RNA sequence: GUUUCGAUAGCUCAGUUGGUAGAGCGAAUGGCUGUUAACCAUUAGGUCGUAGGUUCAAGCCCUACUCGGAACG
Numbered sequence: 001g002u003u004u005c006g007a008u009a010g011c012u013c014a015g016u017u018g019g020u021a022g023a024g025c026g027a028a029u030g031g032c033u034g035u036u037a038a039c040c041a042u043u044a045g046g047u048c049g050u051a052g053g054u055u056c057a058a059g060c061c062c063u064a065c066u067c068g069g070a071a072c073g
Stems, first nucleotide, its partner, number of pairs: 001072007010025004019056001027043005049065005
């Protein structure tokens, strides 16, 4: 340099055919109890990498760019 895969919550990752953004772990609060842990319940937490485009509607489709991985040269 070319090709290709990926970027979504604090972390690891889902998200089907374009139609209300989710799970586990973690965090906070409450319950339980001699205390902690464990367990149970509830809650918070998101510019979906950046900028445009298509569309009534985009995490999803198109383009460019940034960052990371792999293959080839």
The prediction has a mean pLDDT of 80. This is a predicted structure of a 73-nucleotide RNA (transfer RNA) from Haslea nusantara. Rfam family: tRNA. By type it is a transfer RNA.